This is a predicted structure of a 1393-nucleotide RNA (small-subunit ribosomal RNA) from an uncultured prokaryote. Its mean pLDDT, the model's own confidence on a scale to 100, is 81. The sequence is in RNAcentral, with records from ENA. Its Rfam family is "Bacterial small subunit ribosomal RNA". Rfam links the family to the GO terms structural constituent of ribosome and ribosome.

RNA sequence: AAUCGGAGCUUUUCGGUAGUAUAGUGGCGGACGUGUUAGUAAUACGUAGAGAAUCUACGUUUGAAUUUUGGAUAACAUCGCUAAAGGUGCUAAUACCGGAUAAUAUCAAUUUGACCUUGGUUGAGUUGAUCAAAGAUGGCCUCUUCUUGAAAGCUAUCGUUUGGGGAUGAGCCCAUGCACCAUUAGCUUGUUGGUAGGGUAAAGGCCUACCAAGGCGACGAUGGUUAGCUGGUCUGAGAGGAUGAUCAGCCACACUGGAACUGACACACGGUCCAGACUCCUACGGGAGGCAGCAGUGAGGAAUUUUGCGCAAUGGGGGAAACCCUGACGCAGCAACGCCGCGUGAGUGAUGAAGGCUUUUGGGUCGUAAAGCUCUGUCAGUAGGGAAGAAGUCGAUUAUAGUUAAUACCUAUAGUCGUUGACGGUACCUACAAAGGAAGCACCGGCUAACUCCGUGCCAGCAGCCGCGGUAAUACGGGGGGUGCAAGCGUUAUUCGGAAUUAUUGGGCGUAAAGCGAGUGCAGGCGGUAUUAUAAGUCAGAUGUGAAAGCCCGGGGCUCAACCCCGGAAGUGCAUUUGAAACUGUAAUACUUGAGUAUGGGAGAGGAAAGUGGAAUUCCUGGUGUAGAGGUGAAAUUCGUAGAUAUCAGGAGGAACACCAGUGGCGAAGGCGACUUUCUGGACCAAUACUGACGCUCAGACUCGAAGGCGUGGGGAGCGAACAGGAUUAGAUACCCUGGUAGUCCACGCAGUAAACGUUGACAACUAGGUGUCGCGGGUAUUGACCCCUGCGGUGCCGGAGCUAACGCAUUAAGUUGUCCGCCUGGGGAGUACGAUCGCAAGAUUAAAACUCAAAGGAAUUGACGGGGGCCCGCACAAGCGGUGGAGCAUGUGGUUUAAUUCGACGCAACGCGAAGAACCUUACCUGGAUUUGACAUCCUGGGAAUCUUUUUGAAAGAUUUGAGUAGCUUGGCUGGAUCGGUGACAGGUGCUGCAUGGCUGUCGUCAGCUCGUGUCGUGAGAUGUUGGGUUAAGUCCCGCAACGAGCGCAACCCCUAUCUUUAGUUGCCAUCAUUAAGUUGGGCACUCUAGAGAGACUGCCGGUGUUAAGCCGGAGGAAGGUGGGGAUGACGUCAAGUCCUCAUGGCCCUUAUGUCCAGGGCUACACACGUGCUACAAUGGCCGGUACAAAGGGCAGCAAUACCGCGAGGUGGAGCGAAUCCCAAAAAGCCGGUCUCAGUUCGGAUUGGAGUCUGCAACUCGACUCCAUGAAGUUGGAAUCGCUAGUAAUCGCGUAUCAGCAUGACGCGGUGAAUACGUUCCCGGGCCUUGUACACACCGCCCGUCACACCACGGGAGUCUGUUGUACCAUAAGUACGUGAGCUAACCCCUC
Repeated sequence: AAUCGGAGCUUUUCGGUAGUAUAGUGGCGGACGUGUUAGUAAUACGUAGAGAAUCUACGUUUGAAUUUUGGAUAACAUCGCUAAAGGUGCUAAUACCGGAUAAUAUCAAUUUGACCUUGGUUGAGUUGAUCAAAGAUGGCCUCUUCUUGAAAGCUAUCGUUUGGGGAUGAGCCCAUGCACCAUUAGCUUGUUGGUAGGGUAAAGGCCUACCAAGGCGACGAUGGUUAGCUGGUCUGAGAGGAUGAUCAGCCACACUGGAACUGACACACGGUCCAGACUCCUACGGGAGGCAGCAGUGAGGAAUUUUGCGCAAUGGGGGAAACCCUGACGCAGCAACGCCGCGUGAGUGAUGAAGGCUUUUGGGUCGUAAAGCUCUGUCAGUAGGGAAGAAGUCGAUUAUAGUUAAUACCUAUAGUCGUUGACGGUACCUACAAAGGAAGCACCGGCUAACUCCGUGCCAGCAGCCGCGGUAAUACGGGGGGUGCAAGCGUUAUUCGGAAUUAUUGGGCGUAAAGCGAGUGCAGGCGGUAUUAUAAGUCAGAUGUGAAAGCCCGGGGCUCAACCCCGGAAGUGCAUUUGAAACUGUAAUACUUGAGUAUGGGAGAGGAAAGUGGAAUUCCUGGUGUAGAGGUGAAAUUCGUAGAUAUCAGGAGGAACACCAGUGGCGAAGGCGACUUUCUGGACCAAUACUGACGCUCAGACUCGAAGGCGUGGGGAGCGAACAGGAUUAGAUACCCUGGUAGUCCACGCAGUAAACGUUGACAACUAGGUGUCGCGGGUAUUGACCCCUGCGGUGCCGGAGCUAACGCAUUAAGUUGUCCGCCUGGGGAGUACGAUCGCAAGAUUAAAACUCAAAGGAAUUGACGGGGGCCCGCACAAGCGGUGGAGCAUGUGGUUUAAUUCGACGCAACGCGAAGAACCUUACCUGGAUUUGACAUCCUGGGAAUCUUUUUGAAAGAUUUGAGUAGCUUGGCUGGAUCGGUGACAGGUGCUGCAUGGCUGUCGUCAGCUCGUGUCGUGAGAUGUUGGGUUAAGUCCCGCAACGAGCGCAACCCCUAUCUUUAGUUGCCAUCAUUAAGUUGGGCACUCUAGAGAGACUGCCGGUGUUAAGCCGGAGGAAGGUGGGGAUGACGUCAAGUCCUCAUGGCCCUUAUGUCCAGGGCUACACACGUGCUACAAUGGCCGGUACAAAGGGCAGCAAUACCGCGAGGUGGAGCGAAUCCCAAAAAGCCGGUCUCAGUUCGGAUUGGAGUCUGCAACUCGACUCCAUGAAGUUGGAAUCGCUAGUAAUCGCGUAUCAGCAUGACGCGGUGAAUACGUUCCCGGGCCUUGUACACACCGCCCGUCACACCACGGGAGUCUGUUGUACCAUAAGUACGUGAGCUAACCCCUC
């Protein structure tokens, strides 16, 4: 105000609500609590101290006091303005001001005691000066005033003023601890100190004046970068390392910067002023604001919550209190973000169900898992009950005490009753029903627990590291199964650990990263023996502190736990104090062994300067002398007839010092080499004397420091970068040659580096030896020099323990120890960039990062390799003989062509190879025609037996069709075999993969090697054996040896052949006898021969040589001599060698076709290239005639004689022979005779024409042969290349397999029958040993640089922009202090009135 009630005629007035709401004055609090980490490397923080240099509101304790006066000003009213200022008027106080009084307060002066020492503290005094205050509320009248009752007054509580003490909090100071960068080394002028003053609560350059010139810094100042600090947290055995969320202590900050005011405390998060940026409002004049409070919004981001409930509890502020305020706090909500607990069921259940996956098709596995049966009931659900957390405060009431005159009131204490819960109907409890609603994620190659199938095919993808994927992926994707964890599981990021990988605990530096190039030496570090003292270090005890929380231990409370509460321990630290005295330090005294000095010796390319010498090169002069010299792998450039080179004599000049000369000497290192002199440093030895720890090391500093280089001035013979020329070469800016400038030399400076290396810092001590050498000494001995023993100092080699990754080192340590210094921390980037210092320059010193890689590196091992070495072998070369490469033809291959020209084989080790024989077939290829359980096998089922024969069509396959015929027997139909039809399982594939395989084969290579057991050595890989000395064809044998043995290979055993014996003589043979045309026949078995069994050859014998061996050389005998000749025989392995087309086989593919059948074609093509062969090019020959001698084979769908025909191929015919009997079958070269006479021929035979023969179903594509005719190239073959060492090459024929036919090929056979081998340098291949290696896919290896293109990172870059900082100067807000001036002003003061 409104409203209610009363009085009143209206105006008005009284009372209640109510002194309430609200506003204001005043007081207290807003400096606490809350948030954040921007700044801060020290005005911070932690720890321990100090104040005799301080303050402290409220609260506590103890004194005193609380007296007197005055004037204003809000609110309010009014005027004015309006967005916000202001003027006028009234009023109050615990607001404000003055006076009085006051002390153990403060100040000044002064007397004095105790304790002590920064302006002292404290006590007792004296004098002087200065400074106070405020009342409020309740009660009572005993005293005073007055009429009850009130006032004064008294009393209680609170307040106010002023002291003292304690508490709390705060300010200041000191010590110490606490990040990085030295590519930040000098910083500082109020700076450091003093005197005086000012200022502050308080010491102080905090400020001012004057004076002095100090202060800090290698124990890191100054500067820069980063950062809140701590208790703690994470990790770690610990020491440490990382970190500073939550909780707690401290600091700092509150939009950015500055400033003060108020106050006990602020220079103040939610106060003021100013400046700035930003946002908002505006009437354009001006104003407002500060979430790093709680929620919440936007933005940013990979990412971080509700605009909740309550002051019920705890705590804070105000208040007398009720009570009020409190996003502090207590709770709830959201988020598996973390920790903890619980559940998703338990028992039983084998037809081991169905189904999935897999399979060797038997099974296995998911799996007691499920289903089924029997139970339980947490969580969730429904229903019911239901806390603790509450103590107080207040009210009522009872008792006692205090106050008082009082039993009243009030206050205090104790008791009783009532009152207060946000969470929350939450925790918890009970009942009900139901196995019902509740399991995922990662992984399964190794690390690392857990395996298979399919898909994919270096694709898609995986991956923490190694790495997986190119057709059989436990590594990709999916399925099944398994493993791990579980309401979570994986990923990512980060920290510590492992990492002894920064090493204090607890590492290293010869070669892996790492010893400064060397010395002198300040600081620093370390330091001999003895005694005494001290007590800093050290050790022990005590005291204080080390906040709480946390960690740890023991209890307790939430059903357990997480969590919370109580107690203890610990907190290794710091400070104070008491003690000990061995060691270190300090002080003092002494000692001699470390170190040094003195004396006497000898050694030395130690250094510096001056002088001297001879040999040689070059040049000059002169003589002799003539055409070359020089140089090289070979040459040329070059020099020389203008007289070189060569040679003799003389001279000039510079540089270096042969022999001696030596792992000898000296020096710190670099380094030092003719001789003499001068000056000078150091080391060593011997003996005594002296000093008395004087020592060692050494950051920085200083000095020395090869060669080359630079500067100035000399000098310059030789050598010789650059340069020139000549060569070499694809080129040759090189190596080689001819010249040649700087330089090399000297003096004086600079520079400051080297593989400046022993790749080994200095000093000291200790720890087996052996053997050289240099210097000095001792002993013994000697005439003497030697020799021998021994000491000290240097310098080498070998070697033990020990050490070392190994190699190796080993008293000269890389061993065992001590002290000090330097240095290292994966490779590259890089000893680089930037900066700094030095330098005349060149450059040196110091010294990063980005980025990039998964290695780089050491030592040793086994191989392989080497235009490394040693030894050895082979038709490997050489010495020879004959070829190929040129021609024609044959054959194979490539290429090309084609419908197809099927496929394979490709250096040796594919190419007359698979193919020991493509007209059809073969045949796999092409074209066309057919066929689909199939040409072939098994099973099931049906038919009728089979089988033979015929017609049509067709290129054939095939389709179609006629006739004959009908098995066995128990006569019931059944049986089995062959055959035809059907169904599906399946057949079939010369389709792919030889890089999925077996088997077989080639090759190195018939090379002599390859291995094992046991032992030994080595950390190990590995070694040894197996290497070495000899020897062999041989890893053959002998000897030696940490090896001893053994295996596969070598050799031998096997076959053929060469000689002999014996047995046996037909089909073989024939010496003797007979016989014939004829071993034809009789006879014989001697010989040849045949084929069985044996002998023989073994370095056995002799000589020499050798190691008394193995063996080698020569000889004898012998048919044969050192493996007699030839064959078979092929170690471990290599080449992903060859073959899926011989065969076998995994996987994949095709299944009316990539299978099967048939006809025709093709494999036989033909500008060309290559391989392998044949025939030739002729006279050592061709042709013609005559004539001689083999071996080994084959023969019945066969070989075929005699005979006849044909020019011939061949035909007719057919004796003989299944073959030591017959046939093929003639051997040819040879020999004898003739002819040709050097020509493209009487060489050569291609090609072509014609005519034939044979085989065969068939010779067109596409056979062989014969005859006649034709008569090409070719006249001995370029570069290159092959074979062969003796019955071989060469040459000559013969046979066989395949095969109907077809051979220049292949495989065999015999005849004739050479040459040459000095030798191992070279080419090729191989073996053993050794050496180097950056190779191991193993030299066809590895690997470097430029360039081109693209991309990434970093650096430079004319400049440009921004930030930070320094210095100088200019302008200047607010504010504070001082000065000055102008105003205003109540109480107070002064003057006047």